[in-house]
RNA sequence: UACUGGAUAGCUCAGUGGCUAGAGCAAUUGCCUUGAAAGCAAAAGGUCGAGGGUUCAGUUUCCUCUCCGGAAA
Numbered sequence: 001u002a003c004u005g006g007a008u009a010g011c012u013c014a015g016u017g018g019c020u021a022g023a024g025c026a027a028u029u030g031c032c033u034u035g036a037a038a039g040c041a042a043a044a045g046g047u048c049g050a051g052g053g054u055u056c057a058g059u060u061u062c063c064u065c066u067c068c069g070g071a072a073a
Stems, first nucleotide, its partner, number of pairs: 001072001003070005010025004018056001028042004049065005
């Protein structure tokens, strides 16, 4: 330099146009226990990497940029 995959909760990920978005784990609180672990329950936690375009509507589609991985010269 050109190609390709990815960026969504603290972590691992799902969600391929329609309610400003879910799961597991972790952490928090409660129940249980003499206490803890395990178990059960609850609540909380998100500018969907940044900017712009298309659209009635964008996490999703298009363009540019940033970062990470792969592979080529």